Predicted 3D model of a 494-nucleotide part of an RNA (small-subunit ribosomal RNA, 5' domain) from an uncultured bacterium. The coordinates come from a structure-prediction model, not an experiment, and the mean pLDDT is 87. The RNAcentral record of the full RNA draws on ENA, Greengenes and SILVA. It matches the Rfam family "Bacterial small subunit ribosomal RNA". Gene Ontology terms of the family: ribosome and structural constituent of ribosome.
Context: one part of a larger RNA
């Protein structure tokens, strides 16, 4: 000197964009963060109506979504990540483009009725009912398996063509209709994943030797899927100073500061991956999880209980309380963008958009201009002559950026309405220089001196170092310098 997710002392008009628990992955009170579809099914209830029926709103079944989106950095030194690859070992819901379908049947269940238990939480027994919820059967162009043919591939198991047997499919809703929107089967595509491997990127030998599912092999089991992944039996193998195995430390990266660069540091905010959701283990559902607001189990905690037994998991969004040097509102809207469901209309969205708070950080703008004495008064030094603050101020003449009033009013909404933000931004018109400068420093380094007071005291100090009676170094006054809505300490990195 640059630089910061700062904190602290002093001071402090405005305005745009950022950006805001680095500390206890410390406990959580309150509320809102995932719902939607009545064009899937049946009922309940309301409205209108003599009635039929419409039409409203919905516990329940089902569907699809919740595996996105949002938050944290705790673990992890690993294929976790970054890069190049490679799957002849793999899957892939909703989108898209192709090809073939959608025949007949069946029992049941929740809702609801009727009833039992229980303080609750909630749980049971009976009777009835639906379906795009189950089941069984048909049929297969084409899929899968097994044989066996052939045709070109491979290191090998892959892949086409035509064959024979066996196996597996579906639902229906809307509308007058046309058709829509859904449903099975099959191939192909984008988009996303899983797995494998080269190679990169902390410390520490004051860890030197580790290893028994350990390393290979048969054979079986799982798994979309290769594999000691699992296991049953054999064979003794495998890593290792090119640092194995311990041990500390960390979330990787893209980047981000600093530097001429090489190199150091660092991983806040935005973007990808990882991982994790009270700690600890498990799976189920499902194209996808071993699931933050989902299920079970054990544990530690809180809480309700009528003491038999239950409820609970902000590292979402706000907010409290603890801890810190130290970090914000229990806001407003779904008007844009975007996700879920819906055929729409709509309905949900604490993603998001904005608005509030903090000079936390960058930028910009501003506190007026212009004239005005051989120079006012008043400070302050003086050698008592004068210097000097100082054109600086009165004082005149001007401006209105900002301010402050009143009118007015967006874009952002690509067809007509329809903006939270917002009566802002911006225009217009009035009003008055009016409402807006501090802070550090002035012995050298380092730019800027006198005067008083203190008297090794009180004090300063980044480094040499100042002060013990004339201190440019301490303290105050004048003055001056430097930086400026900020100055200037502290702490870290270059």
């Nucleotide at each position: 000197g640059g630089a910061u997710g700062a904190a602290c002392g002093c001071u402090g008009g405005c305005g745009g964009c950022g950006u805001g628990c680095u500390u206890a992955a410390c406990a959580c009170a309150u509320g809102c963060a995932a719902g939607u579809c009545g064009a899937a099914c049946g009922g309940u209830a309301g409205u209108a109506g003599g009635a039929a029926u419409a039409c409203u709103a919905u516990a329940g079944u089902g569907g699809c979504g919740a595996a996105c989106g949002g938050g944290u950095g705790a673990g992890g030194a690993a294929c976790a990540c970054g890069u190049a690859g490679c799957u002849a070992a793999c899957c892939u819901g909703c989108c898209c483009u192709c090809c073939a379908g959608c025949g007949c049947g069946g029992g049941a269940u929740a809702a609801c009725g009727u009833u039992u238990c229980g303080a609750a939480a909630g749980a049971g027994a009976u009777g009835c009912u639906a379906a795009u919820a189950c089941c069984g059967u048909a049929u297969a162009a084409g899929c899968u398996c097994a044989c066996a043919a052939u045709c070109g591939g491979u290191a090998g198991g892959g892949g086409g063509u035509a064959g024979u047997g066996a196996g597996a499919a579906a639902a229906g809703g809307g509308g007058g209709a046309a058709c829509c929107c859904a449903c099975u089967g099959g191939a192909g595509g984008a988009g996303g994943g899983g797995g494998c491997u080269g190679c990169g990127g902390c410390c520490u030998a004051u860890c030197a030797g580790g290893u028994a599912g350990u390393u290979g092999g048969u054979g079986a089991g799982g798994u979309a899927a290769g594999a000691g992944c699992u296991c049953a039996c054999c064979a003794a193998g495998c890593c290792g100073a090119c640092g194995a195995c311990g041990g500390g430390u960390a979330g990787g990266g893209g980047g981000u500061c600093u530097g001429a660069g090489a190199g150091g540091a660092u991983g806040a905010u935005c973007c990808c991956c990882c991982a994790c959701a009270c700690u600890g283990g498990g799976a189920c559902u499902g194209a996808g999880a071993c699931a933050c607001g989902g299920c079970c189990c054990a544990g530690a905690c809180u809480c309700c209980u009528a003491c038999g037994g239950g409820a609970g998991g902000c590292a979402g969004c706000a907010g409290u309380g603890a801890g810190g040097g130290a970090u914000a509102u229990u806001g407003g809207u779904c008007a844009a963008u975007g996700g879920g469901g819906g055929a729409a209309a709509c309905c949900c969205u604490g993603a998001a958009c904005c608005a509030g708070c903090g000079a936390c950080g960058c930028c910009g703008c501003g506190u007026g201009g212009g004239u005005g004495a051989a120079g006012a008064a008043g400070g302050c030094c003086u050698u008592c002559g004068g210097g000097u603050c100082g054109u600086a101020a009165a004082g005149c003449c001007c401006u209105u950026u900002u301010c402050c009033c009143g009118c007015u009013g967006a874009c952002g909404a690509g067809g007509a309405a329809g903006g939270a933000c917002g009566g802002u931004a911006g225009g217009c018109g009035g009003g008055g220089a009016a409402g807006a400068a501090g802070u550090c420093u002035c012995g050298g380094c380092u730019a800027a001196c006198u005067a008083c007071g203190u008297g090794c005291c009180a004090g300063c100090a980044g480094c040499c170092g100042c002060g013990g009676u004339a201190a440019a170094a301490c303290g105050u006054a004048g003055g001056a310098g430097g930086c400026a809505a900020g100055c200037g300490u502290u702490a870290u990195c270059c």